RNA sequence: AUAGCAGUUUGCCAAACUCAUCGUAAGGUGAGGACGGAAAGCCACGGGUCCUUUAGAGGAUAGCCGGGUUGCCAGC
Repeated sequence: AUAGCAGUUUGCCAAACUCAUCGUAAGGUGAGGACGGAAAGCCACGGGUCCUUUAGAGGAUAGCCGGGUUGCCAGC
RNA backbone atom coordinates (compact mmCIF):
# COMPACT_ATOMS: atom_id res chain seq x y z
C1' A A 1 0.00 0.00 0.00
C1' U A 2 -3.89 -3.58 -1.21
C1' A A 3 -7.57 -7.28 0.15
C1' G A 4 -10.49 -9.79 3.79
C1' C A 5 -12.59 -10.17 8.76
C1' A A 6 -14.50 -8.44 13.24
C1' G A 7 -15.32 -3.66 15.70
C1' U A 8 -15.55 1.70 18.22
C1' U A 9 -18.77 6.28 18.34
C1' U A 10 -15.79 12.26 19.94
C1' G A 11 -18.44 13.37 15.76
C1' C A 12 -22.41 12.00 11.75
C1' C A 13 -27.40 10.53 9.77
C1' A A 14 -32.55 10.46 11.55
C1' A A 15 -38.04 6.02 11.50
C1' A A 16 -42.89 6.80 13.58
C1' C A 17 -45.37 11.16 15.02
C1' U A 18 -46.43 16.81 15.04
C1' C A 19 -46.36 21.60 12.44
C1' A A 20 -45.38 24.35 7.87
C1' U A 21 -44.82 23.93 2.67
C1' C A 22 -44.64 21.63 -2.57
C1' G A 23 -47.12 17.60 -5.36
C1' U A 24 -53.47 14.73 -8.29
C1' A A 25 -50.95 10.89 -5.56
C1' A A 26 -46.95 7.74 -3.99
C1' G A 27 -43.83 11.08 -1.80
C1' G A 28 -40.25 15.49 -1.31
C1' U A 29 -38.37 19.77 1.58
C1' G A 30 -37.83 22.72 6.37
C1' A A 31 -38.38 22.73 11.87
C1' G A 32 -39.21 19.70 16.16
C1' G A 33 -38.51 14.50 17.44
C1' A A 34 -35.46 9.63 18.02
C1' C A 35 -37.06 3.92 16.14
C1' G A 36 -32.87 2.70 14.39
C1' G A 37 -28.11 2.97 11.12
C1' A A 38 -21.00 1.35 9.97
C1' A A 39 -21.96 3.57 4.42
C1' A A 40 -29.18 5.09 6.86
C1' G A 41 -22.88 8.78 1.81
C1' C A 42 -24.03 9.12 -3.62
C1' C A 43 -26.25 6.64 -8.36
C1' A A 44 -33.16 4.31 -10.19
C1' C A 45 -28.76 -0.14 -13.55
C1' G A 46 -31.74 -5.23 -12.17
C1' G A 47 -35.63 -7.14 -9.05
C1' G A 48 -39.45 -5.75 -5.32
C1' U A 49 -43.07 -2.40 -3.29
C1' C A 50 -46.08 2.05 -3.86
C1' C A 51 -48.67 6.22 -6.78
C1' U A 52 -50.91 8.28 -11.31
C1' U A 53 -52.89 6.72 -16.01
C1' U A 54 -58.46 3.79 -20.40
C1' A A 55 -53.95 2.23 -22.32
C1' G A 56 -49.17 3.19 -23.89
C1' A A 57 -46.50 5.22 -20.40
C1' G A 58 -44.91 8.47 -16.45
C1' G A 59 -43.42 8.95 -11.39
C1' A A 60 -41.88 7.59 -5.92
C1' U A 61 -38.72 4.62 -2.76
C1' A A 62 -30.95 4.42 -1.95
C1' G A 63 -34.23 3.51 5.85
C1' C A 64 -36.69 -3.33 0.73
C1' C A 65 -32.74 -6.38 -1.69
C1' G A 66 -28.86 -6.83 -5.32
C1' G A 67 -25.29 -4.01 -8.24
C1' G A 68 -22.02 0.35 -9.19
C1' U A 69 -19.11 4.24 -6.96
C1' U A 70 -16.72 7.35 -3.04
C1' G A 71 -15.15 7.63 2.02
C1' C A 72 -13.53 8.31 8.30
C1' C A 73 -11.14 6.03 13.05
C1' A A 74 -8.36 2.27 15.15
C1' G A 75 -7.45 -3.45 15.45
C1' C A 76 -6.27 -8.48 13.47